[in-house]
Context: one part of a larger RNA
């Protein structure tokens, strides 16, 4: 490079936005760029190929043809592609009317629980475990009652329920704000899809500065267990977990399944709308989402199966035996930790 692939064998970037590029709806017109057909020129000779001829044959030599898949010129065709100008509405967007929602930011606020403090009652144990001990307690603990303080998380509702591009989001409430669905069909008229680079977001842990610190708890200490026990169990306990601002940029960031569009057999739940019947409910149908089971088809099998891993198209990313290695070196980024990019020798 070709060919084949990417749910689980190697392989979908964690997720958006978007530049270049690639691709692009429907019907006419112009042009003829690409495209197709033909003419002419050129494409040295030798070589290769085909048909002959000459050395006794052959290698070899030689004659003719073909080929030289290219370039230039010119004539024509106009389906497709491109250009130009112009029209359309199905794609896309806009408008109007509703609707659901833990979507996001800021502020305020509530109760239960935990711990601590103060006071009362009250006594000798309490904790903890497989069993114990470390630990707490006659300086009055545990238990219980009242009051106070603090921080963090929001029981029930709660649901293969909802929202978000992903990470993720859950007490209540004011305010600001993003997206989506449904119905109507008002308007624009291809404005679209994808997206190398780029840019933004991105759990937890970690880092910097300043706060905060109830509970939990890496490290650490002690008690047990054990042959040992740098563990599992227990008693403590510091970073951290929380807030503000700034960094980090990684995860089994998973549906281990890139995005978009079209087509394709059913059944049964559920969420949000519309319509019809009936009207509290309910039933049917339709649109959008989210689940289960299963037909064809696909698959190595498992399984997937209108939310495809089916049938097709467009674009991007990625893979090429195991180890060495997601490592070294170099570069970029970072305060650091490290991240990204990314080999080879050697070996099986």
């Nucleotide at each position: 490079c070709u060919g084949g692939g990417c749910g689980u064998a190697a392989a979908g970037c964690g997720c958006g936005c978007g530049u270049a590029g690639g691709c692009g709806g429907c019907g006419a017109u112009c042009u003829u760029u690409g495209u197709c057909a033909g003419u002419g020129g050129u494409g040295a000779a030798a070589u290769c190929c085909c048909g002959g001829a000459g050395c006794u044959c052959a290698a070899c030599u030689u004659c003719g043809g073909a080929a030289u898949u290219g370039c230039c010129u010119u004539u024509g065709a106009u389906a497709c592609u491109g250009u130009a100008a112009g029209a359309c509405u199905u794609g896309a967007g806009u408008c109007c009317g509703u609707g659901a929602g833990a979507g996001g930011g800021u502020g305020g606020u509530g109760g239960a629980a935990u711990u601590c403090c103060u006071a009362g009652u009250g006594u000798a144990g309490a904790g903890g475990u497989g069993a114990a001990a470390u630990u707490c307690g006659u300086a009055g603990a545990u238990a219980u009652u009242a009051g106070g303080a603090a921080g963090a998380a929001c029981a029930c509702c709660a649901g293969u329920g909802g929202c978000g591009a992903a990470g993720g989001c859950g007490g209540c409430u004011c305010u600001c704000u993003g997206g989506c669905c449904c119905g109507g069909u008002u308007c624009u008229g291809a404005c679209g899809c994808u997206g190398a680079g780029g840019u933004g977001c991105g759990a937890a842990a970690g880092c910097g500065u300043g706060g905060g610190g109830a509970g939990c708890a890496c490290a650490c200490a002690g008690g047990a267990u054990u042959a040992g026990a740098u563990a599992c169990c227990c008693u403590g306990g510091u970073a951290g977990u929380c807030c503000a601002c700034g960094c980090c940029g990684u995860a089994a960031a998973c549906g281990a399944u890139g995005a978009a569009u079209g087509c394709u057999c059913g059944u049964u739940g559920u969420u949000g709308g519309g319509c019809a019947g009936u009207a509290u409910a309910c039933u049917g149908u339709u649109c959008a989402g989210u689940g289960g089971c299963g037909c064809a088809g696909c698959u190595a099998a498992c399984g997937c199966a209108u939310u495809a891993a089916g049938c097709a198209u467009u674009c991007c990313g990625c893979c090429u035996g195991g180890g060495g290695a997601g490592u070294a070196c170099g570069g970029u980024c970072g305060c650091a930790a490290g991240a990204c990019u990314a080999a080879a020798a050697c070996u099986c």
Small-subunit ribosomal RNA, central domain from an uncultured prokaryote, 348 nucleotides, folded computationally. The prediction has a mean pLDDT of 88. RNAcentral holds the full RNA, with entries from ENA.